[in-house]
Molecule: c-di-GMP-I riboswitch aptamer
Organism: Pullulanibacillus camelliae
C1' cells in the first nucleotide's frame, strides 16, 4: 500500500423526548439531549418498509409515489487508531 480483525486509546456520531420551523403526511432542518453505533461518514441504483397531497375507482373506503426511511438490508464510493 492492500486485506481481514475490533481489546484498548484519541475522539467522532446521535436514539426516544422536548422547544421551534418547513412538509397535506411519512418524515426532514436548526437547538437541547443520549438509546445506541467501528463506518450510526456519503450516495435513493435494487429489495424491504412509511406517507397518500393530486389522481384514479366499485367512495366516510381502497389502490396509487412523482414524497420519504441510508438509525431496515443488499450495493458502491471515501475513512481514524491498534493488531495481523
Nucleotide at each position: 500500500a492492500u486485506u481481514c480483525a475490533g481489546a484498548a486509546a484519541a475522539g467522532g456520531c446521535a436514539a426516544a423526548u422536548c422547544u421551534u420551523u418547513c412538509g397535506a403526511a411519512a418524515g426532514a432542518g436548526a437547538g437541547a439531549g443520549a438509546c445506541g453505533c467501528a463506518a450510526a461518514g456519503c450516495u435513493a441504483c435494487a429489495g424491504a418498509c412509511c406517507u397518500a397531497a393530486a389522481g384514479g375507482a366499485a367512495a366516510u373506503u381502497c389502490c396509487c409515489a412523482u414524497g420519504g426511511u441510508g438509525g431496515c438490508u443488499g450495493a458502491g464510493c471515501u475513512a481514524c487508531c491498534u493488531g495481523a